A computed fold for a 64-nucleotide RNA from Shinella lacus, annotated as Fluoride riboswitch aptamer (crcB RNA motif). The organism belongs to Shinella, within Bacteria. It was read from a public genome assembly, where an Rfam model found it. Model confidence (mean pLDDT): 77 of 100. Rfam family: Fluoride riboswitch aptamer (crcB RNA motif). Rfam links the family to the GO terms positive regulation of gene expression and response to fluoride.

RNA sequence: CCGUGGGAUGGGGAUGGUGCUCCCCGACAACCGCCGUUUACCGGCUGAUAGCGCCUGCCAGAAC
Numbered sequence: 001c002c003g004u005g006g007g008a009u010g011g012g013g014a015u016g017g018u019g020c021u022c023c024c025c026g027a028c029a030a031c032c033g034c035c036g037u038u039u040a041c042c043g044g045c046u047g048a049u050a051g052c053g054c055c056u057g058c059c060a061g062a063a064c
Stems, first nucleotide, its partner, number of pairs: 010025004016055006033045004037040001
C1' cells in the first nucleotide's frame, strides 16, 4: 500500500456551546426547514432546541 472477514470508537435529528431525556443511523447511512407562483440567479415565513434547562449571539418591547 492492496484485498478479505469480524468488531469497535462513533455519527445524525434546517445556524453556536453544554447538561439531561427521546428518536434514528452503521458510513452505500441517519440528516440536509416551510409556503406561493409566472418554475425563476423569483417572492414570502418560522426557529440558535428533536424536547427541556443554562450560556453565547440575534430580534422586539418596557423600566431605570